Predicted 3D model of a 75-nucleotide RNA (c-di-GMP-I-GGC riboswitch aptamer) from an Actinomycetota bacterium. Its Rfam family is "c-di-GMP-I-GGC riboswitch aptamer". Its family is annotated with cyclic-di-GMP binding in the Gene Ontology. It was read from a public genome assembly, where an Rfam model found it. The model forms 91% of the base pairs in the Rfam consensus.
RNA sequence: GGCGCAAAAGGCAAACCACUUGCGAGGGUGGGGCGCAAAGCCACGGGGCUCACGUAGCCGGCCGGGCUGCCGCUC
Numbered sequence: 001g002g003c004g005c006a007a008a009a010g011g012c013a014a015a016c017c018a019c020u021u022g023c024g025a026g027g028g029u030g031g032g033g034c035g036c037a038a039a040g041c042c043a044c045g046g047g048g049c050u051c052a053c054g055u056a057g058c059c060g061g062c063c064g065g066g067c068u069g070c071c072g073c074u075c
Base pairs, nucleotide, nucleotide: 001074002073003072004071011036012035016031017030018029019028020027021026034061040067041066042065044064045063046062047059048058049057050056051054
């Protein structure tokens, strides 16, 4: 640098439920565990969504891109 077939250590956590926050889409915490090799971070491009419709927001677990990173395999 490439890869994620296999192994191990560990990590994250969908739906749903409770509490909480927001007009809302959504967010946070706990439970939960469908899944994930970046399901870590960034709204830059596309896309979706919301409202009080404008110099407004939300989604990174929709795709692309950027930055960073564990374990192993391989050159």